This is a predicted structure of a 1402-nucleotide RNA (small-subunit ribosomal RNA) from an uncultured organism. It matches the Rfam family "Bacterial small subunit ribosomal RNA". The coordinates come from a structure-prediction model, not an experiment, and the mean pLDDT is 81. The RNAcentral record of the sequence draws on ENA and SILVA.
RNA sequence: CUGGCGGCGCGGAUUAGGCAUGCAAGUCGUACGCGAAAGUUGCUUCGGGUGGCGAGUAGAGUGGCGAAAGGGUGAGUAAUGCAUGGUUAACAUACCCUGGAGACCGGGAUAACUUGCUGAAAGGGGGCUAUACCGGAUGGUUUCCCACGGGAAUAAACGGCGGGGCUCCUUCGGGACCUGCUGCUCCAGGAGUGGACCAUGUCCCAUCAGUUAGUUGGUGAGGUAAGAGCUCACCAAGGCAAUGACGGGUAGCUGGUCUGAGAGGAUGGUCAGCCACACUGGGACUGAGACACUGCCCAGACUUCUACGGGAGGCUGCAGUCGAGAAUCAUCCGCAAUGGGCGCAAGCCUGACGGUGCGACGCCGCGGGAAGGAUGAGGGCCUUCGGGUUGUAAACUUCUAACACGGGUUAAGAAACGCCUGGCAUUAAUAGUGUCGGGUUUGACGUAACCCCGAGAUGAAGCACUGGCUAACUUCGUGCCAGCAGCCGCGGUAAGACGAAGUGUGCGAGCGUUGUUCGGAAUCACUGGGCGUAAAGGGUGCGUAGGCGGCAUGGUAAGUCAGGUGUGAAAUCCCCCGGCUCAACCGGGGAAUUGCUUUUGAUACUGCCAUGCUUGAGAGCGAAAGGGGCAAGCGGAAUUCCAGGUGUAGCGGUGGAAUGCGUAGAUAUCUGGGAGAACGCCGAUGGCGAAGGCAGCUUGCUGGGUCGCGUCUGACGCUGAGGCACGAAAGCUAGGGGAGCGAACAGGAUUAGAUACCCUGGUAGUCCUAGCCGUAAACGAUGGGCACUACGUUCCGGAGGGCCUGAUCCCUUCGAAGCGUGAGUUAACGCAUUAAGUGCCCCGCCUGGGGAGUAUGGUCGCAAGGCUAAAACUCAAAGGAAUUGACGGGGGCUCACACAAGCGGUGGAGCAUGUUGUUCAAUUCGAAGCAACGCGAAGAACCUUACCUGGGCUUGACAUGCUAGUAGUACGAACCCGAAAGGGGGAGGACUCUUAACCGAGAGCUAGCACAGGUGCUGCAUGGCUGUCGUCAGCUCGUGUCGUGAGACGUUGGGUUAAGUCCCGUAACGAGCGAAACCCUUGUUGUCUGUUGCCAUCGGGUCAUGCCGGGCACUCUGGCAAGACUGCCGGUGUUAAACCGGAGGAAGGCGGGGACGACGUCAAGUCAUCAUGGUCCUUACGUCCAGGGCUACAAACGUGCUACAAUGGCCAGUACAGAGAGAAGCGAGACCGCGAGGUGGAGCAAAUUUUCAAAGCUGGCCCCAGUUCGGAUUGGAGGCUGCAAUUCGCCUCCAUGAAGUUGGAAUCGCUAGUAAUCGCGGAUCAGCAACGCCGCGGUGAUAUGUUCCUGAGCCUUGUACACACCGCCCGUCAAGCCACCCAAGCUGGAAGCACCCGAAGU
Repeated sequence: CUGGCGGCGCGGAUUAGGCAUGCAAGUCGUACGCGAAAGUUGCUUCGGGUGGCGAGUAGAGUGGCGAAAGGGUGAGUAAUGCAUGGUUAACAUACCCUGGAGACCGGGAUAACUUGCUGAAAGGGGGCUAUACCGGAUGGUUUCCCACGGGAAUAAACGGCGGGGCUCCUUCGGGACCUGCUGCUCCAGGAGUGGACCAUGUCCCAUCAGUUAGUUGGUGAGGUAAGAGCUCACCAAGGCAAUGACGGGUAGCUGGUCUGAGAGGAUGGUCAGCCACACUGGGACUGAGACACUGCCCAGACUUCUACGGGAGGCUGCAGUCGAGAAUCAUCCGCAAUGGGCGCAAGCCUGACGGUGCGACGCCGCGGGAAGGAUGAGGGCCUUCGGGUUGUAAACUUCUAACACGGGUUAAGAAACGCCUGGCAUUAAUAGUGUCGGGUUUGACGUAACCCCGAGAUGAAGCACUGGCUAACUUCGUGCCAGCAGCCGCGGUAAGACGAAGUGUGCGAGCGUUGUUCGGAAUCACUGGGCGUAAAGGGUGCGUAGGCGGCAUGGUAAGUCAGGUGUGAAAUCCCCCGGCUCAACCGGGGAAUUGCUUUUGAUACUGCCAUGCUUGAGAGCGAAAGGGGCAAGCGGAAUUCCAGGUGUAGCGGUGGAAUGCGUAGAUAUCUGGGAGAACGCCGAUGGCGAAGGCAGCUUGCUGGGUCGCGUCUGACGCUGAGGCACGAAAGCUAGGGGAGCGAACAGGAUUAGAUACCCUGGUAGUCCUAGCCGUAAACGAUGGGCACUACGUUCCGGAGGGCCUGAUCCCUUCGAAGCGUGAGUUAACGCAUUAAGUGCCCCGCCUGGGGAGUAUGGUCGCAAGGCUAAAACUCAAAGGAAUUGACGGGGGCUCACACAAGCGGUGGAGCAUGUUGUUCAAUUCGAAGCAACGCGAAGAACCUUACCUGGGCUUGACAUGCUAGUAGUACGAACCCGAAAGGGGGAGGACUCUUAACCGAGAGCUAGCACAGGUGCUGCAUGGCUGUCGUCAGCUCGUGUCGUGAGACGUUGGGUUAAGUCCCGUAACGAGCGAAACCCUUGUUGUCUGUUGCCAUCGGGUCAUGCCGGGCACUCUGGCAAGACUGCCGGUGUUAAACCGGAGGAAGGCGGGGACGACGUCAAGUCAUCAUGGUCCUUACGUCCAGGGCUACAAACGUGCUACAAUGGCCAGUACAGAGAGAAGCGAGACCGCGAGGUGGAGCAAAUUUUCAAAGCUGGCCCCAGUUCGGAUUGGAGGCUGCAAUUCGCCUCCAUGAAGUUGGAAUCGCUAGUAAUCGCGGAUCAGCAACGCCGCGGUGAUAUGUUCCUGAGCCUUGUACACACCGCCCGUCAAGCCACCCAAGCUGGAAGCACCCGAAGU
């Protein structure tokens, strides 16, 4: 949120908070006395009185039994409890059962009642009886005393109810007597119940380590049903505790329940056993039993009554109420059943109990219909628009009736007690009693259950989810918003994750959420974990308790094992059978209850006792090594200081300097003297020590280890919680000492700063003695001991053997210290007989990161501080090892116009051009480090044009389709308005096909509908194309091998190359994309072709020219071939690849140039080339037109041109190209013009024209100037193109003649026909802002290296980076907010200790 039925269960978990009202314990007249009333009926003087019945009833009282059970709750309790097993020779027991004995004689009170008493009430005062109470006897239990013979004390109810009539008495009622039942007293026994005691088990905290005075024990007494310091007096000083006392916190315990494979973990609601409690605290009385839930007393809190003097009360019984709470029911029916109390019994009482009601709270069962039904209806949703899906679902047809509804029938729960009656037994008895039959009586539930009939598909479906985990997907809306979320994570304009809809999935009278427990979690690891680097070995040793412990024999039987015994309540779980229609539920039987007790046996192992042994351990004798420790003495070098000599201007210090020292004589050097500290060489990967640590030499004292012998003891051992000792440096206390060094401090530098690194000084300290401290990356980040398990090698200390001996060498063995590598192990790295391997024993330590080794408490310390050691809160990680990349002011190798060597520039000037910015009505848009900025744009005056202003059009400038209309229709000359577009106007006036013709069809036009259109947005939705790293040499794959894996190898290595090019090696072998080659061009030659090209030879001609004949030899044109391959020679190299040199050759090691661009990177660029998803506009964001703008101009930047001049400028003369283009074109010769250009036009679709190339060379002038440099700007006059040069074109001439004298910081290009310099051509194009771009040729330099800067490639290394160093990351702070702490004080509560007052009661 939703909700049909039934069965069986469950239901105040919180305030053990407070309670109105009703009920929950009474009963007995067969124990006893008293004893009504209403009503009715007699008598009556009718006023009343009195009698009978009611009735010995109701009623209260005395007495007996019960009330200690049943019912409720879990506050307290960590043991006075519970569970299991024992003990009681230390005890009790009403009612019940069995056996035995008995019941005699007396007495005095008190309720009720009564009262002319008192009081508000409760109550109090005065007068009568019993199965109530008391005395005596009998009896004998128990106790006591004792002379062991006894003695003393202690009980009761001829009670109650019946029957009989033989005998006796009588007040004639009856009694004695007999008999039956019941009750009573005592003793003994039983059953069941209880008290007490013992052992074992029973949560957390050691930041609770000491506790205890009736405490522990004894003697005596008291007390109890009973043992006991249970209580008391005296005596002793004990008792408990690391196997956790004492203290604190929490908690009823158990059978069981949930979970789990189990071991465990959590839990103790219902049911059952035990305990505790009853408003809170204390106390006793009565009784068989209580220290008593609905008894009593006292104190307290609360509620309530009151006449203010005093009283009453206790729902943690059943219902119910308030409160608090997330939350838990009826103020129901009945004693019919079961059970209990009382009673002889009938019976009474029973909120125990049996039932019903409420609650989807749980478990279980049932239902909501069944069959047919396609045009796959309508509607919804989606759609690729075809369809799909909802879906046989519905409608519709035919049936059925389990539940619910209405009506009706019939069981079980009921059997007794009692009463009536019959038989038998008992008896004197036909009473009575017992027993066996027959009959009779009793139902709350219940309008129930079961069964039958009726009607009609009628009354009955929701909830959650739909990204993965996890079954189930689309559309729309939203746009890091709203929201979702268990974890990962979704949402920033195409959301399967948000919201809605549709479909789907799951469960179903429920579904989902939240909370809790166990599991998964081997994530506290007993089963079953770890500690080199992830959290984790104590700094080291000695040693106490404890744990563990060699070989052999005997004993014992505690552990251990096996069998038996008792117990382990019932219920539950499990198995079988059975009863409710099934199931849940219930009944019967079995198994189980893994435990404890006791007993019998076994003796391997462990323990214990005893006796031995020698191999563990120790001792002895012999030997060698060592910076092991402590103390004393001695030594030389160096440093520094002091004194003196020589000597002069510097010394010192640094990356470079300065502070500092020095002419008052330093540094340097020599001589002499003093002081303190440390010990060079040997020296080592070496030695010793438990660790810290230990180094000159000598002496003394002293510890430990090793080897050899195998003499002695005989398990004497290992580890080690607490404890004790040692323990670097720094630091502390006291006293010395102080050369050098040197925290702090001062100064000088460096720097943005420099409280640092560097320098000059310098105090504590460093040193010694005595005492503290007790920590370190105290590290092998690896606790100690023992045993076992492959090798190789080095070194130290011993012993033995071999080679004739010695040195040396070799072999064996014990001990110590290292390295390498196997098996094994490890997450990997690694470890690997010195284990991190395989086992055993003991100790220490760990359990996500931060908070934090912090706070607090305790303890140690003079202090500093040490040891022990949390929590709140917060995060979803922190961490280890290894991998691939990326990065490094890491390394190695290599390359590049990267630097260097050069040449020329940019940055300064003027102008051109692009961009920013600003401005503007608009200055359209895009491009943004390299890789935007002479870029898109290979041509903005209009057009282009996308922008602005203004004027127009609306199916449209353009496409397709449909409907209707249209013949004087479409079109439209004139003419009018207008800037044009456009709007009017209206002379004229059509077309195609078909038909004989009209008609018809098409095209056109008009009106309308679909639609067109958009350079509007999104390049971060896309395709395509492009840039860049980069023409850098890389990027991958198959199979195989290695690795747990990510991955690796291959691709690394040695050479070599321009190259991952090639060779060699190699757990790799091959292959692909790249590189190279193939393609184009250029350089040489051959061949073919010979015009428009060429002209050597022959001839002709001209002032001259291949001009002509002729020729195709040469040049050339452009097809085809050849040529270059490290092919040859020498050397180097690995006999390789290759490199160096050489020959030949036009060209030589890729001959030069181009096209060609791997896997990928940059969410690089482009929606404005084009295409395209989505979205937006639709009389406008579409479209047409005119004018304007894209050309603005304080400023800034990029790219260029021209210069600043003499390697030049100007003038004159003169020589030599290539590649292109040409018909609305190129345009010759000629003429005009100073010139731009004009006139004119031969020729040409091309070896014809463009076309004089320029720099160069020759000669002349200029003479270093703002010039004969430079040409901007401006004025004037012209030319050309074009509809049109005002905004806004290019060119020419004349005049003008600006800045500029080589350019700061910085920065760019270039290695050969290159740079530089010189001109020429083309595309676009009417013209041109072109100095741009793309090409072409002419002249023509410098370097031969890799230290550095930049970038790149490979290998390697470190990494806390992976958005990858433009990374990551640390600390402070502003403002605001939150929490905590301190804080003058104020207030409440709890606890401890001390003291005072003190009720009831015993």